Model confidence (mean pLDDT): 77 of 100. A computed fold for a 102-nucleotide RNA from uncultured Rubrobacter sp., annotated as Glycine riboswitch aptamer. The organism belongs to Rubrobacter, within Bacteria. Rfam family: Glycine riboswitch aptamer. Gene Ontology term of the family: glycine biosynthetic process. The model forms 89% of the base pairs in the Rfam consensus.
C1' cells in the first nucleotide's frame, strides 16, 4: 500500500425551493439546494503533558569564555484525550482501529 472480513455514535426534526419514475393535469412521494433548532466523534483537522532543546538572568565550583546546577522566553513534543473547523445523525455510502491474505 492492495484485496477481503469486522468496525460505534448522534433528529428518518422542522420551514421553504425544485422535484424523476408511478398517471395526462393537480396533489403526493424518493431525492437535490437552502434556512431554524437539537445532537455524535471513528475520515481528515484543532489544541496541549511530561520531557527535550536553545538564547538570557543568577549563584557555587572552576585557570577558564569548558562543563554543572536553578530560573526562564522561544521551539520540539502523543492519544481512542480536546475543540467540534470539517465530516456525520433510518438504509446505502463512509468509517479510527483490528484481523487474515499479498
Nucleotide at each position: 500500500c492492495u484485496g477481503c472480513g469486522g468496525g460505534a455514535g448522534a433528529g428518518a426534526g422542522u420551514c421553504g425551493c425544485c422535484g424523476a419514475a408511478g398517471a395526462a393535469u393537480c396533489a403526493c412521494u424518493a431525492g437535490g439546494c437552502g434556512g431554524c433548532c437539537g445532537c455524535c466523534g471513528a475520515a481528515g483537522g484543532u489544541g496541549a503533558a511530561a520531557g527535550g532543546u536553545c538564547a538570557g538572568c543568577a549563584g557555587g565550583c572552576g585557570a577558564g569564555a569548558a562543563g554543572c546546577u536553578g530560573u526562564g522566553g522561544g521551539c520540539c513534543g502523543a492519544a481512542u484525550c480536546u475543540c467540534u473547523c470539517a465530516g456525520g445523525c433510518a438504509a446505502a455510502a463512509g468509517g479510527a482501529c483490528c484481523g487474515c491474505a499479498g